[in-house]
Context: one part of a larger RNA
RNA sequence: AGACGGGGACCCGCACAAGCGGUGGAGCGUGUGGUUUAAUUCGUCAUUAAGCGAAGAACCUUACCGAGGUUUGAAGCCAAAGGAAUCCGCCCGAAAGGGAUGGAGUGCCGCAAGGAACCUUUGGAUCAGGUGCUGCAUGGCCGUCGUCAGCUCGUGCCGUGAGGUGUACGGUUAAGUCCGGUAACGAGCGCAACCCUUGUUCUGUGUUACAUUCACACAGAAGACUGCCGGCGUAUAGUCGGAGGAAGGUGGGGAUGACGUCAGGUCAGCAUGGCCCUUUGACACCUCGGGCGACACACGUGCUACAAUGGCUAGCUACAAUGGGACGCCAAGCCGAGAGGCGGAGCUAAUCCUAUAAAACUAGUCUCAGUUCGGAUUGAAGGCUGAAACUCGCCUUCAUGAAGCUGGAAUCGCUAGUAAACGCAGGUCAGCCACACUGCGUUGAAUACGUUCUCGGGUCUUGUACU
Numbered sequence: 001a002g003a004c005g006g007g008g009a010c011c012c013g014c015a016c017a018a019g020c021g022g023u024g025g026a027g028c029g030u031g032u033g034g035u036u037u038a039a040u041u042c043g044u045c046a047u048u049a050a051g052c053g054a055a056g057a058a059c060c061u062u063a064c065c066g067a068g069g070u071u072u073g074a075a076g077c078c079a080a081a082g083g084a085a086u087c088c089g090c091c092c093g094a095a096a097g098g099g100a101u102g103g104a105g106u107g108c109c110g111c112a113a114g115g116a117a118c119c120u121u122u123g124g125a126u127c128a129g130g131u132g133c134u135g136c137a138u139g140g141c142c143g144u145c146g147u148c149a150g151c152u153c154g155u156g157c158c159g160u161g162a163g164g165u166g167u168a169c170g171g172u173u174a175a176g177u178c179c180g181g182u183a184a185c186g187a188g189c190g191c192a193a194c195c196c197u198u199g200u201u202c203u204g205u206g207u208u209a210c211a212u213u214c215a216c217a218c219a220g221a222a223g224a225c226u227g228c229c230g231g232c233g234u235a236u237a238g239u240c241g242g243a244g245g246a247a248g249g250u251g252g253g254g255a256u257g258a259c260g261u262c263a264g265g266u267c268a269g270c271a272u273g274g275c276c277c278u279u280u281g282a283c284a285c286c287u288c289g290g291g292c293g294a295c296a297c298a299c300g301u302g303c304u305a306c307a308a309u310g311g312c313u314a315g316c317u318a319c320a321a322u323g324g325g326a327c328g329c330c331a332a333g334c335c336g337a338g339a340g341g342c343g344g345a346g347c348u349a350a351u352c353c354u355a356u357a358a359a360a361c362u363a364g365u366c367u368c369a370g371u372u373c374g375g376a377u378u379g380a381a382g383g384c385u386g387a388a389a390c391u392c393g394c395c396u397u398c399a400u401g402a403a404g405c406u407g408g409a410a411u412c413g414c415u416a417g418u419a420a421a422c423g424c425a426g427g428u429c430a431g432c433c434a435c436a437c438u439g440c441g442u443u444g445a446a447u448a449c450g451u452u453c454u455c456g457g458g459u460c461u462u463g464u465a466c467u
Base pairs, nucleotide, nucleotide: 001467002466003464004463005462007461008460009459010458011457012456013455015451016450019414020413021412022411023410026304027303028302029301030300031299032298033297034295035294042053043052064290065289066288067287068286069285070284073127077124078123079122080121081120082119083118086104087103088102090099091098092097108115109114129277130276132275133274134273138271139270140266141265142264143262145260150189151188152187153186154185155184156165157164158163169180170179171178195254196253197252198251200222201221202220203219204218205217206216225248228242229241230240231239232238293433306407310366311365312364313363314362315361317360323354324353325352328347329346333342334341335340373404378399379398380397381396382395383394384393420443421442422441423440424439425438426437
């Protein structure tokens, strides 16, 4: 100087407390461990792994396994030969590949010879290739402490020196924020502000919006600064209350993450040092099939429930916002009980479509039951995508109706348009195992006495046999 303490003082945070809703029990989805397997590819493991990489595993993806094949190889360069390209065809084969070589076809530039582009074969040179190892050789990117308030520098001063001071202290703040003070005076990276968005008003513009008020959209401007008043305070910084105001003391939300820590994560996104494999049985490459989807079990994270604040039926009974759309979104109409099919209008989108929002409301019924709760599982019949739904897709209808009557110890989220509840959209995507993720709106609470305790953090101080 640090680190640590079941030392002290002060302070903060959904950290506790006060509340609301969950998880832990059930069924199912999903990820992980384990086990199994020819393979169940790989990575990630307290916090900071486990609906994570994966914003989509039937083939492909795919890296794994089995079998069959290729060896200058999937790509680029040179030379030679042939042929325009291209299309069709024969044999073995599951295909890849191998073998035979036949037919159609003649384009562009050029008078022609020939040339350009492209394809095939052979040869050559430099070689390619590796999701093989090392994240403890690395770059880049990311997580985390933590949006915590800290981390430093120049000069000066103090100290033999390491170093200290500045950055202590008294107030104050969300803040090393600001004020006072001070052997320090200044400065930098952080904080804040500048940026985006939302809430109010005004001005301008107006297609596809509206019907010239509004609303909406776009662009610009104004507005909030403790500016005003009062109390407290040191004359400050500020704090409490008030006025005005759409908004009040950072108005709400976002982006933004200091010096560093964890030899944290990633060689499988990419790049890259080193090492290793590369020729006739490759750690390379191609193909088909399988696997990544197994299942005694254990854990994480979700969905649906256990019901009456509810279920079911009916209602031409309502009300959104964000988005997406040309290999696309798909209207009206018709067919079907439905998934869906036929159909073909419109839309390169404020125009058309997706698209009926759902909880809500009204009426009826059920009357506390394993039920008109709950929907797992299974059988049958269909629909859709796609060469192809057996392993292993989604959806519809009928039938079947399992566990489950609020969940032990324990544990999680949340302080306001939040929690909780409700639906809608999007990316990925042929389809989809999405109950995920990312957004959007609708309905809309309760509680916070307080800081003793738990966890994490900050400042000062103290002890130490630790560095």
Molecule: small-subunit ribosomal RNA, 3' major domain
Organism: metagenome